[in-house]
Molecule: c-di-GMP-I riboswitch aptamer
Organism: Neobacillus niacini
RNA sequence: GUACGAUAAAGGCAAAAUUAUUGAAAAAUGAUGACGCAAAACUAUAGGGGCUAACAUCAUGUUGGGUGAUUAUGCUCGCCAGUUUCCGAA
Numbered sequence: 001g002u003a004c005g006a007u008a009a010a011g012g013c014a015a016a017a018u019u020a021u022u023g024a025a026a027a028a029u030g031a032u033g034a035c036g037c038a039a040a041a042c043u044a045u046a047g048g049g050g051c052u053a054a055c056a057u058c059a060u061g062u063u064g065g066g067u068g069a070u071u072a073u074g075c076u077c078g079c080c081a082g083u084u085u086c087c088g089a090a
Base pairs, nucleotide, nucleotide: 004088005087012037013036017032018031019030020029021028022027035078041083042082043081047080048079049076050075051074056070057069058068059067060066
């Protein structure tokens, strides 16, 4: 240095749920809270996957309200992936 990862040391993050706010929704942020995590740090304008469907288009319908389908320009890195990185038993 590379790979690897412990009932080691030091430190860090924070799932679900509840609550407040924002949002059409997915979801995000704050507080409480810890299921877990060696990258649960960063990247969604490298890529795959996943979620949502306001707008739009099409269909249906009785003008409308409505209903259904398609669609990301909205999200997700705690799905995979890419980049960087603390510590050092075997």